[in-house]
RNA sequence: GCCUAACACAUGCAAGUCGAACGUGAUUUUCUUCGGAAAUGAAAGUGGCGCACGGGUGAGUAACACGUAGCUAACCUGCCCCAAAGAGGGGGAUAACGGAGCGAAAGCUCUGCUAAUACCCCAUAAGCUCCCGAUGUUUAGCAAAUCGAGAGAAAAGUUCCGGCGCUUUGGGAAGGGGCUGCGGCCCAUCAGCUAGUAGGUGUGGUAACGGCGCACCUAGGCAACGACGGGUAGGGGGCCUGAGAGGGUGAACCCCCACACUGGAACUGAGACACGGUCCAGACUCCUACGGGAGGCAGCAGUGAGGAAUAUUGCUCAAUGGGCGCAAGCCUGAAGCAGCGACGCCGCGUGGGCGAUGAAGAUUUUCGGAUCGUAAAGCCCUUUUCUCUGGGACGAGACAGGACGGUACCAGAGGAAAAAGUGUCGGCUAACUACGUGCCAGCAGCCGCGGUAAAACGUAGGACGCAAGCGUUAUCCGGAAUUACUGGGCGUAAAGCGCGUGUAGGCGGAUCAUUAAGUCACUGGUGAAAGCACCGGGCUAAACUCGGUGAGGUUCGGUGAGACUGGUGGUCUGGAGUCUGUCAGAGGGGUGCGGAAUUCCGGGUGUAGUGGUGAAAUGCGUAGAGAUCCGGAGGAACACCAGAGGCGAAGGCGGCACCCUGGGGCAGAACUGACGCUGAGACGCGAAAGCAUGGGUAGCGAACGGGAUUAGAGACCCCGGUAGUCCAUGCCGUAAACGAUGUAGACUAGAUGUACGUUUCACUACGGUGAAAUGUGUGUCGUAGGAAACCCGAUAAGUCUACCGCCUGGGGAGUACGGUCGCAAGGCUAAAACUCAAAGGAAUUGACGGGGGCCCGCACAAGCAGCGGAGCGUGUGGUUUAAUUCGAGGCUACACGAAAAACCUUACCUGGGUUUGACAUCCCCUGAAGACGCUAGAAAUAGCGUUGUCCUUCGGGACAGGGAGACAGGUGCUGCAUGGCUGUCGUCAGCUCGUGUCGUGAGAUGUUCGGUUAAGUCCGAAAACGAGCGCAACCCUCGGUCAGUGUUACAAGUGUCACUGAUGACUGCCUGCGGCAAGCAGGAGGAAGGUGGGGAUGAUGUCAAGUCAGCAUGGCCUUUAUAUCCAGGGCUACACACACGCUACAAUGGAUGGUACAGUGGGUUGCUAAGCCGCGAGGUGGAGCCAAUCCUAAAAAGCCAUUCGUAGUUCGGAUUGUAGGCUGCAACUCGCCUGCAUGAAGCUGGAGUUGCUAGUAACCGCGCAUCAGCAUGGCGCGGUGAAUACGUUCCCGGGCCUUGUACACACCGCCCGUCACGUCAUGAGAGUUGGUCACGCCUGAAGUCGGGAAGGUAACCGCAAGGAGCCUACCGCCGAAGGCAGGGCUGAUGAUUGGGACGAAGUCGUAACAAGGUAGCUGUAGCGGAAGCUGCGGCUGGAUCACCUCCUU
Repeated sequence: GCCUAACACAUGCAAGUCGAACGUGAUUUUCUUCGGAAAUGAAAGUGGCGCACGGGUGAGUAACACGUAGCUAACCUGCCCCAAAGAGGGGGAUAACGGAGCGAAAGCUCUGCUAAUACCCCAUAAGCUCCCGAUGUUUAGCAAAUCGAGAGAAAAGUUCCGGCGCUUUGGGAAGGGGCUGCGGCCCAUCAGCUAGUAGGUGUGGUAACGGCGCACCUAGGCAACGACGGGUAGGGGGCCUGAGAGGGUGAACCCCCACACUGGAACUGAGACACGGUCCAGACUCCUACGGGAGGCAGCAGUGAGGAAUAUUGCUCAAUGGGCGCAAGCCUGAAGCAGCGACGCCGCGUGGGCGAUGAAGAUUUUCGGAUCGUAAAGCCCUUUUCUCUGGGACGAGACAGGACGGUACCAGAGGAAAAAGUGUCGGCUAACUACGUGCCAGCAGCCGCGGUAAAACGUAGGACGCAAGCGUUAUCCGGAAUUACUGGGCGUAAAGCGCGUGUAGGCGGAUCAUUAAGUCACUGGUGAAAGCACCGGGCUAAACUCGGUGAGGUUCGGUGAGACUGGUGGUCUGGAGUCUGUCAGAGGGGUGCGGAAUUCCGGGUGUAGUGGUGAAAUGCGUAGAGAUCCGGAGGAACACCAGAGGCGAAGGCGGCACCCUGGGGCAGAACUGACGCUGAGACGCGAAAGCAUGGGUAGCGAACGGGAUUAGAGACCCCGGUAGUCCAUGCCGUAAACGAUGUAGACUAGAUGUACGUUUCACUACGGUGAAAUGUGUGUCGUAGGAAACCCGAUAAGUCUACCGCCUGGGGAGUACGGUCGCAAGGCUAAAACUCAAAGGAAUUGACGGGGGCCCGCACAAGCAGCGGAGCGUGUGGUUUAAUUCGAGGCUACACGAAAAACCUUACCUGGGUUUGACAUCCCCUGAAGACGCUAGAAAUAGCGUUGUCCUUCGGGACAGGGAGACAGGUGCUGCAUGGCUGUCGUCAGCUCGUGUCGUGAGAUGUUCGGUUAAGUCCGAAAACGAGCGCAACCCUCGGUCAGUGUUACAAGUGUCACUGAUGACUGCCUGCGGCAAGCAGGAGGAAGGUGGGGAUGAUGUCAAGUCAGCAUGGCCUUUAUAUCCAGGGCUACACACACGCUACAAUGGAUGGUACAGUGGGUUGCUAAGCCGCGAGGUGGAGCCAAUCCUAAAAAGCCAUUCGUAGUUCGGAUUGUAGGCUGCAACUCGCCUGCAUGAAGCUGGAGUUGCUAGUAACCGCGCAUCAGCAUGGCGCGGUGAAUACGUUCCCGGGCCUUGUACACACCGCCCGUCACGUCAUGAGAGUUGGUCACGCCUGAAGUCGGGAAGGUAACCGCAAGGAGCCUACCGCCGAAGGCAGGGCUGAUGAUUGGGACGAAGUCGUAACAAGGUAGCUGUAGCGGAAGCUGCGGCUGGAUCACCUCCUU
C1' cells in the first nucleotide's frame, strides 16, 4: 500500500445491550398429594440507554470552511462529579399473546385480554419560570445579584437491602452553537455589482443574536486596498527541497470541516436534519403469482470495471478503548495480530586465510607477449542466515485467562554448504579494446554518433559504479542571481510610454514643542499532541520507540522609551512661487504686403527643330515649336543672410509689417512661507500619409497611359498624368515620433569653441571693440569612475535619492479571439497550440565587394604574327560497336600519361586452352637441359620418332617433368585510407616564432607609418627588441681578358677549337635630387652598369587538385577465375562538336637554273663515302670511322638570272586511280616513301580569342630521343631578323593598407517571398451537438407551518347532553424533481476557408547582406505572380568622393 471511476456491487461480517423496569414464556432440572409447585430462563414484544461515538471518503466548498487571536451582557448540554430539596394520592390504555381475515411476498386489517421505571390527572414547591415594583454593583451601554406581591409547573420504581434508579434547583467538568479582527489560489481578455438588496420600526421564529422570515418606512450597501463573475481547490499541524529567503505539496499519523446512490424534507432525541433511521422524487439494480415489493460497501474483507498501478472474502477480543448492564457478561472488521507486495527506511549474509607451473580456457597481440589473475584449482579455518533436535518467554497491575505463538530468544548438531545482480565505459562523467554492421540496423539527457578501419550502433573480453538491489520513466525543489524581498535589468543584447498638464497614490526642506500609530525594549497569555533539534532510556545495534529540554508558528494584551517615520500645533527661508528692471529668439495664432523663379495666356521678332538619355524613343513643333522681347493671369514656396546659430514639452518652426499671445535667460534691495517632486487611471498636444465637407490647383506627383531597358521588367531611366501636396472646418493618433538614453534633485578634474545676458578693466573714429570673471543654453576632447565591448564622461551610460513606465530565449505574433475607440483605413489592449537549439549584441581574424587608396605583371594600351573560316594531321566529347581498354575535365584535361597501337605492346572483345598455375619460396619423386624431324591444330598445345648424356667437395646443385599443400597471380575497387612524385596560385613577396608590451578575451604589436626597391630590398620613424623559412647571394651557362693543358688544321709557327684555373662589375668614381639616410637620375671609364642575358633553385599554405595504370602500400574483393596462354579482331569506327597543329589561299610569291654561309647532335646487330644502275623512292657497292680525323651532310631562307602577270591561276595541294620502292614472320582491316595521272576546299576568315618587349616576335632550315618501320608532335640547334610601349582610366591575375559585411564549406557565400506536394497544431465558418449557470412562466411530491365549518376520539370537566383537548380528511404559503421559452459562459464537431510551423534533391524570380549592383530601414497610401515597387514625410542602424565647419597636436 486504488493517486484512476464520490464507478457498479454478489456473499459474510462491521451496534447493540439490559430480566436488578414490564407482561408472556419455549426448554431443562427438582419436588409432587400427579391436580400442580418451585427453580432455570431461550425467544419475540413493551420500556430504558446506545445507535449523533468509533470507522470511511474528499465529491462539494474561495466560505467565518480552516488557522490564529478574541467576544458571547445573545446561548444549549444526556451520561459524570459536588451541593440543596423532594418522591403523596389516583386513573385509563396498549404491544406481546389468543381469534378472524387479506396478500405471491413485503407486510397489513379487524376483534378480544394484559403489565410497567410506558401514558394521564390531582396534591405539595426549598428553589425555578413569567409579569410588576424596590435596592443596587458593573459596563461605553444594555446585565447579574438581593427583596416583595401575583400567576404557573415535579417525580418511579426495583432489589440479593449493600445499592441502582426518579423529580426540581444551583454549581463543576467536558462538549457544542453563534459573532468578530487578521492570514493563506489564479484570471481585469470578469469593471461595475446589488430589491430582502443596505438600514430602521414592529411582529414571528430559534437554545440563542440577526432580513433568519414577514409587514411597513427610508434609499441605501459593496468595489481598483479588486466588488461581481469565471476557473481551480477540502483547510491546518506538517511533508519534500533550499545556506537562507523562498518554491512545491497536503499520502500515512493528529485536529477541524464537508459528504454518505442523486436531490429535497422533516421526525425522534440532550444532541441529527442522522453512512449500516424515516418520508418523497429521480436514476440504476434485484424479486414478483404483474397486483406489488426490496436495495444503497466513500465500514472490514472481497468482486467486476477503469487503469501504468495498489493486498486476505485471515485470527482474536488476550491487551488498549467504546456501547449496554449492579454484575457476571454480551457486542465491537475500533483495535491488537497474522498473510501478501524489495513500496520505503534500517540491519545482515552470499564466506575467511594461505595459495604462481602466473594452470586450463577466453580475449587481444607488434606473435615477443599482455589481460582476466591469487582470481580458480588445492590446503587450512569459520557457521551469521539456513536445516534438524531440545528448551522457551515478557506483553497479565488479586486467582484464572495469550489471538500473536511453539513466535522472539537460548542451547546442541550439520555443512562452504542453498544465496549476485544491475547499469555504464565519446565529452559532461569514474571506466577501452576486438569483431560485426556500413547514414543500414540502430543509439541519444544535451552536444551529437553511424555513408568500410565506429572507444558513441550490436556482440565479446576487460574495466568502472552501485549492490539485494540496479536502471528507466513521471513529478517536485535545487543548481537558475533564468521573476532578482534577500538578489537582476532597460544607448546598441528583450526592455524608457511620441510629448506634456495633472487626480488618486508614493516620497518630501530647516527648527521648536507635543503625541505615541509605525518602531524598539521588557513582560503576561496563548500558540494541542505527533513531527523537528539536543540530551538520556528500551528492543544485541540500527530503523523504530519512550522520557526530558528546546526551537518554531512572524498573533493578542500590559508597561516603558521618544532618536527616526507618521499625526497635531508654532516658527523659518535655503526648495518653489510672486514682483521690479532688462535681454535674445524661424515659439504660437490672425491679417495685410513684397520680389525672384516655374507654368499658362495674348502680342512682337524668328525658323526647323526641340526635348530627353548611357544611347534612344514616346512627347512638342511648318496650324510656326524651342530661342528671344513685351504685357497679363494664377498658385505654391520664400535664394543670399544661414552657422552642428536660435526658439519650443515633443511633433516642429525660416520673406516683410502690424495685431493678439505662451515660455525662457540675466540682475535685483521687496513679498508668500514647503505652497514641492513624481505621477496608475484621466485630459490635452501630436510629422507624413489617409478620411469627410467645401474651396483651390503653378510646380511636383502614388495610381494610370506611353517610350525604353531586359530572358521577362508589373521596376530603376524618359514623356505625360489623376488623387494628393495648398486653404477652412472636423476626424485619424501612428513613425528609425531617436540622443534608439523617462522626469526631478544633489555631488564628482580639466581644456576648448559657440549663442545670449551681467560685472570689471583696457581702447575708442563714442556707434562700439577686445580681454578677464560670472550665469544660462548648445558642441568637441578628456581625468577619475563606469561599461561585454563599442563607447559614456558635469548636457553621464559616473556616485546617490524619489516616483513612474517597461523587459524575462527565437519563431508563431504585435497575430487570433474578446473588449474598446474610429466614417473607414485602422489604432489600443493582447494570448495559446505548435515548433526550433538557437535568435541576438559588441569586438577579432580571415575571405569577399559591380568599396576606396597605393603598387606590380605582355594585364590592358601601342605593335608584330596568329587562332576562330578551308583541307589535312593529332587529341577529346558524342555516337556507334562484340570491343571501340583505362585515366586526365575551367585557368591547372583535350600533339595530356603515349620519347612511336600492323603482331607484340594491350590492360578491351570473340573464340580455343591451362588450374600450385606465365612468375617467387619450401617438400617429395623422376629425369640432363636441349636440339632436329613428322603428325593434328589458327596457334597455344598434344602425340610420336631421332639425337643428347651437365657441374660436383659425391652431401648435393643448375635445369626440366610429375605430385600434395602452404601459396602464387590480379592494369580488380577505394588517390575520399596512404607513401612518394607532380600540377596550380607563383619566382608572387610573402609566411612565422621567442621575449616584451597592450587587450577580460579572440587577438594585436613586431609585419603598421614616411621614403625606396624586382623584392618584408634597404633607410628613417616607431613598444618593441631579436630570430627563422622565403627574397638576394652562393651553383650552371653565354659574353671580355689572362694562364696552363690537349686535339685538330696546315710545311714550320701561328691560328681555330675544347677543357681547367684565374681575373673582371662593387652604385666603386663624378654631378644633381633626397631628410644629405636608403636610394634615384645622368655621366665617365669599360667587353659588360646598376639583379649584364639565360637556367637550376618553388616559403607557410590552398585546391579531400592529379596519380592505387609507373612504383610502393592499408583495407576490401577474386582463386578451374577478375589469374594465365594462344589466334583473330579492337584501341585506327563516323551524322557531328571542341582543342592543339600543319599546309595554303599567292607576285615580299610559284617554278626552273646557277651559287654562298651554320650550329646542336648521332654512329659497330651502327653511320655509311666514292663509283655504277634507276626519272625517283631506292638498289648495288663497300672505302673510311668506336669519331675535333670518317660518315650522316644537301643546310634552307639568302644571292644571281629566266619565266609566270592577278587567273581558283605555272597559286593550293586534298582526294582518287595506277605503277613501284623500303621495313618487317606479316603492311587487308592499319605503315612510310616514289613516279605518272587526277587536281577538291580555299582569294586572308563572324562573335570572340592566343603568343611575344630583343638577338625577342616572325620567317628559314638542321639534329636528336622513341624506333624494325612510321613525326605536321616533343626536345634541342643555328640562320635571317623587326615593330611598339603615350601611359595605368578600363579587362584579367596578384601584393600592401583601409572600409562595409547578415559570408567562415568563406560570393561558385548567404538569403527572401509566391506557387506545387505531404504532415501537424490553430483561427473563421451555414450550422450541428453536449455540459454548466441563473432568470421567467406552468405543474407541483414528501414535509414543517397556518387554516380546518367535515370526520374520528380512552384519561380532564360535566349527573347527563355535551365540552375542552388531540388526530385525520381537506385548504393555503413555501417547496425538490419535471415541463415550456429565451439567454450567459464553456466544450466537441462542421462542407469550406485564412494564415502558421515543419519537411528531401520541386517551380518562378533575386528583394536583403558589399555602395548587394536603384543605399537600406521606417509610418502611411496606392499598385503588382512573388519577393516587392512607387509617392509623401522621417531615421542612419548608409558606402564613397568633394566642399565647409569644428576639435586635438